Predicted 3D model of a 350-nucleotide part of an RNA (small-subunit ribosomal RNA, central domain) from Secale cereale. Taxonomically the source falls in Secale (Eukaryota, Spermatophyta, Mesangiospermae, Triticodae). It matches the Rfam family "Bacterial small subunit ribosomal RNA". The RNAcentral record of the full RNA draws on SILVA.
[in-house]
Context: one part of a larger RNA
RNA sequence: UUGGGCGUAAAGCGUCUGUAGGUUGCUUUUCAAGUCCGCCGUCAAAUCACAGGGCUCAACCCUGGACAGGCGAUGGAAACUACCAAGCUGGAGUAUGGUAGGGGCAGAGGGAAUUUCCGGUGGAGCGGUGAAAUGCAUUGAGAUCGGAAAGAACACAAAUGCCGAAAGCACUCUGCUGGGACGACACUGACAUUGAGAGACGAAAGCUAGGGGAGAAAAUGGGAUUAGAGACCCAAUUAUUCCUAGCCGUAAACGAUGGAUACUAGGUGCUUUGUGACUCGAUCCGUGCAGUGGUGUAGCUAAUGCAUUAAGUAUCCCGCCUGGGGAGUAUGUUCGCAAGAAUGAAACUC
Numbered sequence: 001u002u003g004g005g006c007g008u009a010a011a012g013c014g015u016c017u018g019u020a021g022g023u024u025g026c027u028u029u030u031c032a033a034g035u036c037c038g039c040c041g042u043c044a045a046a047u048c049a050c051a052g053g054g055c056u057c058a059a060c061c062c063u064g065g066a067c068a069g070g071c072g073a074u075g076g077a078a079a080c081u082a083c084c085a086a087g088c089u090g091g092a093g094u095a096u097g098g099u100a101g102g103g104g105c106a107g108a109g110g111g112a113a114u115u116u117c118c119g120g121u122g123g124a125g126c127g128g129u130g131a132a133a134u135g136c137a138u139u140g141a142g143a144u145c146g147g148a149a150a151g152a153a154c155a156c157a158a159a160u161g162c163c164g165a166a167a168g169c170a171c172u173c174u175g176c177u178g179g180g181a182c183g184a185c186a187c188u189g190a191c192a193u194u195g196a197g198a199g200a201c202g203a204a205a206g207c208u209a210g211g212g213g214a215g216a217a218a219a220u221g222g223g224a225u226u227a228g229a230g231a232c233c234c235a236a237u238u239a240u241u242c243c244u245a246g247c248c249g250u251a252a253a254c255g256a257u258g259g260a261u262a263c264u265a266g267g268u269g270c271u272u273u274g275u276g277a278c279u280c281g282a283u284c285c286g287u288g289c290a291g292u293g294g295u296g297u298a299g300c301u302a303a304u305g306c307a308u309u310a311a312g313u314a315u316c317c318c319g320c321c322u323g324g325g326g327a328g329u330a331u332g333u334u335c336g337c338a339a340g341a342a343u344g345a346a347a348c349u350c
Stems, first nucleotide, its partner, number of pairs: 004321003007304002012318001014201004021194003025088004033081002035077004040072004050064005091191001092188003096183002099180001103177007110154001114150008125136002163168001206247006215241002220236001222234002258317006266295001268293004273288004299306002323350003332343004
């Protein structure tokens, strides 16, 4: 609850596509449903409100007349909304030209490092820490040289930089493929926006099946530390981390800021893409669109701060909030192999 809000106080769905619905450019017609005006009927009496009056006042009683409003009928108006019809190009889209990009999927190739194995040299320690010990090592470790194999990740360039709806995305090359911005203007002619339900995607961890397993490493056991040490530190090591096919559907999924449109001072960087002058050309100096930063005026804000990428000024649509705890719990339902997820109270208490 006819109210106020959602960066940080409670509150923006993780992100997108899109159905119903809501909202919706410009011009000219039609119509009269909404809208506006006039008139008529009706809305019993009592009650309430108003103006008078009667009981000595009052409560109480009596008389009178409305305004506004609801419903119905009727006669008009036509600006706005809706409807009918016709058109327009500015919103939106298609085509076209070159263009930037770690956007996605698949395949192939590469080097450094690490570990293991084999061989050579060599001969006593190595490793680790605050200090140590567990551990490894004369069955030859560590060190060093040569060779082989494996798996995972891609130093520098690298940037406050690029791309993607978000999650995310980086060694190199190839193939397939999605989206964007810009420039000229050819075409369609409002085809738009938001979006309840619905659908798709969705880090990490986890689950199922089959592979793979170098390094790292929950759990676990060991060594230390300590009063104790279920930890921090050390030496091991399993699931896992990787691949394929499915499931799960959650995160401080954050810009803690939903989407769209329009308007509102500047100066200053970066990334695409156009363009002007000068010039042989590069550089330099301007200027337009799109994106991305830092700063700052008006304005806003409880403050912090935000500030043309708004948290300013407005409109439209969706989601969400209503004291703390109980509690994202119980119950029911749906989904899931499970873990659990989604929806989601109350008693009681302060």